The prediction has a mean pLDDT of 81. This is a predicted structure of a 73-nucleotide RNA (transfer RNA) from a Promethearchaeota archaeon. NCBI's taxonomy places the organism under Archaea, Promethearchaeati, Promethearchaeota. Rfam family: tRNA. About the family: Transfer RNA (tRNA) molecules are approximately 80 nucleotides in length. The sequence is in RNAcentral, with records from ENA.
RNA sequence: GGGCAAGUGGCGCAGUCGGUAGCGCGGUAGUCUGUCGAUCUACUGGUCGCGGGUUCGAGUCCCGCCUUGUCCA
Numbered sequence: 001g002g003g004c005a006a007g008u009g010g011c012g013c014a015g016u017c018g019g020u021a022g023c024g025c026g027g028u029a030g031u032c033u034g035u036c037g038a039u040c041u042a043c044u045g046g047u048c049g050c051g052g053g054u055u056c057g058a059g060u061c062c063c064g065c066c067u068u069g070u071c072c073a
Base pairs, nucleotide, nucleotide: 001072002071003070004069005068006067007066010025011024012023013022019056026044027043028042029041030040049065050064051063052062053061
């Protein structure tokens, strides 16, 4: 330098044919308990790596860039 894959809450991941983002863990409060833990209930937190474009509408499609991994040279 080139090819490919990945980037989504604090962490691990999902997200269909473009229709307005969800699951688990975690955290907080409550329940329960002699206490802790576990259980159960509720809540919490992301505008999706960055910038543009297309579209009525983009995590998803297109372009550029950044980061990580991997392969080639």